[in-house]
């Protein structure tokens, strides 16, 4: 130094997340990397930190340590960035009322404004009047075969006679009932009244008089206020894209420099 057989070491690895912690399952990057069995209200273990059982090859291009480049991807943090969710009326707006001021516009006002004062009406109550309707009543017509009334021809009774009597139809009036009138008159009711009398009420509008003598009332501005609105480049939250960082981990690719055990044989 070389051949042979053999061990250790390897046959993935990271992020985040779970968790005391650490590895696994699942999730996500890298990219090819041996098979089976477990495992999300979870498996398996403890700083040598998956655990069980099978397998391939090799001490090196292949394992192992340290540098240097570069780097998926992922966590952090951060933005005059984009788009959205929520929530708030603290801000800007809108918008509604109350109030100040006005070289501002319009209406009413010295034929009298705004006020104070005294009244009336407008509401309510009781009564009269009036009017409307209903009912009586009064009035007119009509109305009884006998049992209403009146006169009662003719007939009948009574009486010698004079005379008397009941009374039928005729006429003539009347009761009830029926029909009209609807003036009068009586009661009696109301979605009744440009009515009259008394009372009660006083908020508000109208309105007369009397006092004083210029204002007011509306719209626009503008200042202050209180109220509603969630429109907004709105004070905050909150999740995303995106951009950004001597911020953290960091697979994988490059590259340099070390290290690695046994047994036979030549």
């Nucleotide at each position: 130094u070389c051949g042979u057989g053999c061990u250790a070491g390897g046959c993935g690895g990271g992020g985040a997340g779970c968790u005391a912690g650490c590895g696994g399952u699942g999730c996500c990057c890298u990219g090819u990397a041996c098979c089976c069995g477990c495992a999300a209200u979870c498996c398996g273990c403890u700083a040598u930190a998956g655990c069980g059982g099978g397998g391939c090859g090799u001490a090196a291009u292949u394992c192992c340590g340290c540098g240097c480049u570069u780097g998926a991807g992922g966590c952090c943090u951060g933005g005059c960035u984009c788009a959205g969710c929520c929530a708030a009326c603290a801000c800007u707006g809108u918008u509604c009322g109350g109030u100040u001021u006005g070289u501002u516009c319009g209406a009413c006002g010295u034929u009298g404004a705004a006020g104070a004062c005294c009244g009336g009406g407008u509401u309510c109550u009781g009564c009269g009047c009036g009017g409307c309707g209903g009912a009586g009543c009064c009035c007119c017509g009509u109305g009884a075969a006998c049992c209403c009334c009146g006169u009662c021809a003719g007939g009948u009774c009574c009486g010698g006679a004079a005379g008397g009597a009941a009374g039928c139809a005729g006429c003539g009036g009347u009761a009830a009932g029926c029909g009209g009138c609807c003036a009068g008159c009586u009661c009696c009711g109301g979605g009744u009244g440009a009515c009259g009398c008394a009372g009660a009420g006083g908020a508000g509008c109208c309105u007369g008089g009397u006092c004083u003598g210029a204002g007011c009332c509306g719209g626009c501005a503008u200042g202050c206020u209180g109220g509603a609105u969630a429109a907004g480049c709105u004070g905050a939250g909150u999740g995303g894209a995106c951009c950004a960082g001597u911020g953290u981990c960091g697979a994988g690719a490059g590259u340099g420099c070390g290290g690695u055990g046994c047994a036979c044989g030549a």
Annotation:
This is a predicted structure of a 266-nucleotide RNA (Bacterial large signal recognition particle RNA) from a Pseudomonadota bacterium. The sequence was found by an Rfam model in a public genome assembly. The organism belongs to Pseudomonadota, within Bacteria. Its Rfam family is "Bacterial large signal recognition particle RNA". Rfam classes the family as a non-coding RNA gene.